[in-house]
Context: one part of a larger RNA
RNA sequence: AGCUUACGGAGGAUACCUUGGCAUUCAGAGGCGAAGAAGGACGCGGUUACCGGCGAAACGCUUCGGGAAGCUGGAAACAAGCUAUGAUCCGAAGAUAUCCGAAUGAGGCAACUCCACGAACUGCUUAUUGAAUCUAUAAAUAAGUAAGAGCGAACCUGGUGAAUUGAAACAUCUUAGUAACCAGAGGAAAAGAAAGUAAAAACGAUUUCCUUAGUAGCGGCGAGCGAAACGGAAACAGCCUAAACCUUUUUAACAUCUAAAAAGGGGUUGCGGAAUAACUUAAAGAAAAUAAUAAGGUUAGAAGAAAUAGUUGGAAUACUAUACCAAAGAAAGUGAAAGUCUUGUAGUCGAAAACCUUGAAAAUAAAGUUGUAUCCAGAGUAGCAUGGGGCACGUGAAAUCCCGUGUGAAUCCGCGAGGACCACCUCGUAAGGCUAAAUACUCCUGAAUGACCGAUAGUGAAAUAGUACCGUGAGGGAAAGGUGAAAAGAACCCCGGGAGGGGAGUGAAAUAGAACAUGAAACCGUAAGCUU
Numbered sequence: 001a002g003c004u005u006a007c008g009g010a011g012g013a014u015a016c017c018u019u020g021g022c023a024u025u026c027a028g029a030g031g032c033g034a035a036g037a038a039g040g041a042c043g044c045g046g047u048u049a050c051c052g053g054c055g056a057a058a059c060g061c062u063u064c065g066g067g068a069a070g071c072u073g074g075a076a077a078c079a080a081g082c083u084a085u086g087a088u089c090c091g092a093a094g095a096u097a098u099c100c101g102a103a104u105g106a107g108g109c110a111a112c113u114c115c116a117c118g119a120a121c122u123g124c125u126u127a128u129u130g131a132a133u134c135u136a137u138a139a140a141u142a143a144g145u146a147a148g149a150g151c152g153a154a155c156c157u158g159g160u161g162a163a164u165u166g167a168a169a170c171a172u173c174u175u176a177g178u179a180a181c182c183a184g185a186g187g188a189a190a191a192g193a194a195a196g197u198a199a200a201a202a203c204g205a206u207u208u209c210c211u212u213a214g215u216a217g218c219g220g221c222g223a224g225c226g227a228a229a230c231g232g233a234a235a236c237a238g239c240c241u242a243a244a245c246c247u248u249u250u251u252a253a254c255a256u257c258u259a260a261a262a263a264g265g266g267g268u269u270g271c272g273g274a275a276u277a278a279c280u281u282a283a284a285g286a287a288a289a290u291a292a293u294a295a296g297g298u299u300a301g302a303a304g305a306a307a308u309a310g311u312u313g314g315a316a317u318a319c320u321a322u323a324c325c326a327a328a329g330a331a332a333g334u335g336a337a338a339g340u341c342u343u344g345u346a347g348u349c350g351a352a353a354a355c356c357u358u359g360a361a362a363a364u365a366a367a368g369u370u371g372u373a374u375c376c377a378g379a380g381u382a383g384c385a386u387g388g389g390g391c392a393c394g395u396g397a398a399a400u401c402c403c404g405u406g407u408g409a410a411u412c413c414g415c416g417a418g419g420a421c422c423a424c425c426u427c428g429u430a431a432g433g434c435u436a437a438a439u440a441c442u443c444c445u446g447a448a449u450g451a452c453c454g455a456u457a458g459u460g461a462a463a464u465a466g467u468a469c470c471g472u473g474a475g476g477g478a479a480a481g482g483u484g485a486a487a488a489g490a491a492c493c494c495c496g497g498g499a500g501g502g503g504a505g506u507g508a509a510a511u512a513g514a515a516c517a518u519g520a521a522a523c524c525g526u527a528a529g530c531u532u
Stems, first nucleotide, its partner, number of pairs: 001531009016482002020453002022450007029442002031151002039100003042055003046078002050074002052059001061094006070082003105114003115118001121148002123145006155186001156184005166173001170220001196203002207234004217225002238434003241378001245265008270412001272376003275372006294358006301349002307322005323340002325329001331343003383407007393419001414429005469476002489516001492503004
C1' cells in the first nucleotide's frame, strides 16, 4: 500500500406515513360594483415580528335561533380576566366599516395635499336662455335624478386578424379564421317558427348527439381539406308586428275634398287578411309576467343499537373463552389490528330569521263559416353587371348566402327556390321582430369517488410561496415534511471559556436527545487477518 471481515463516522437513498395536491361524478351557484367592488395601504392585542381575523364602535358591537362547560385565533409562556343571569363556539339578520383604488370636489409621484367639503363625466327629467337664420333647432346654464362607468376563470356572439409549420425547397394551398387584440352579453350565449328539405312519395321551427362518412366532393387533383339530406335519439312551443280598413286628436290647407304626424282598434296567412253581403252563438284553449297562500328545499343542529374476562405486552384494538347489536360490518380516531371505547354511520326528527324552487287559484288576453275579387300583404329592396368574401366547394358549368360600386323590378293571373340556364312540375312566401328546453363552461360552494401522487412525486407552492432571491422593468422564481403513546424535552454532579461530552434521571426504546423514526451507496476511519 492493497484485499477481506468486524465496528464506527459522514450522507440521506429505500420502505412506511400524510397535513397537500390531481382527476372525475352528482348537486348548487353562476356574478361583484357609485348603498363605492375586485385588489391593496395603514392600523386594531396586556406583552405581538409573521399569518389569519377585524376597522378609530378596529382579535371585535347588537338582535334572533342552535348549543353546552369551558374560554381569551395559528402559538407556547407569563399576567389579567370572562363564563349556568349560559360564555367561547355555530347559523340568520343588522350596526360599524380609516385611506387608496372605476375613484367621482380640485390636485397628485396610489394609499398623500388643498379648499368654499362638493353628483367628476355621460345619460335622463324639468326649467331658463338661446346662434349661423325670421320662426325654429343645435349649443349653453341651473335644478333634480344613482341609469352608466370598473372588476371577474372558462364558456358565447361580433369586429380585426398573423407567423412558425406542412407541402420533405416554394409562390396558389396549409397551419387557420387558429393564436393574439378589441367590443358586447348571459347564466348560458347563439340559432329558431320555412321565399325550408325533398322528389312523383312525402316531411314540417331551432339546437345537440349517433349514423350517413373519411362517403359525395374540393384540391400546384400535390400536401391536404371535407359536407348535406334521409334514418335513430335528447328536448319540444309557439308568437308579436307593418299594410289595407275604422275612430280620435293635432298640424298644413280650408267652402268641401285632401295630405302628414300621433294615439287606439283591426290584422298576421300560403285553401292570408281588409272591405262588403249572408249565416252561426256555443265550444275550445290559456301564458313565457306578478303579489299573497301552500308544499318542498338551503343556510345551525338533535337523538341514535350492541362486550366482558383471562394471557402477552410499555400500552390491547392482538390471542384464548363465552356473548350481544345490526334499516347501523361506510369511515376516522383511540398507547399494536375495535360492528359493540370515542366521533360517527343506517333510519328518524328539527328553524326565531333569511333565501331558493314548484304547482294551483284569481285577474289579463283570446271566436267561427260561405260568396264576391274592390283594397292590402315590409323598395333603392329582389335581381343584374363588376370587384371581393363566405359556403367542405381554390372561378370553376358555380347555384344558394353576405359586402363595395353602378344599375334597378313585380304586387297574388305576383314573387323566390329545387347547384349554370330554359320549360314543365313540385315546394315555399324574402326584403320587420320575440321565443323556454335539450347544448357549452367552472373563478366558486357542498357531497362523493379513484387499477391517481406520496415530499427530486403530486399544484410552482403539504412549511413565512408567487414567499426568499434575481431583474431598471416586463418578468423569472426556489429550497425546505416525520422525537415520543405522552415532553415525561434530560433536575443534580463532573470536564470545558463555550461548543461538545461523561455520569445520573425519564422512557418500551435515547445508536428515539431536539443536527431527533427507518438510515442504502459514494467518501473517511479504527481493529484483526492475509498478500507484497
Large-subunit ribosomal RNA, domain I from Sphaerosorus coelastroides, 532 nucleotides, folded computationally. The prediction has a mean pLDDT of 82. Its Rfam family is "Bacterial large subunit ribosomal RNA". Rfam links the family to the GO terms structural constituent of ribosome and ribosome. NCBI's taxonomy places the organism under Eukaryota, Stramenopiles, Ochrophyta, Xanthophyceae, Sphaerosorus.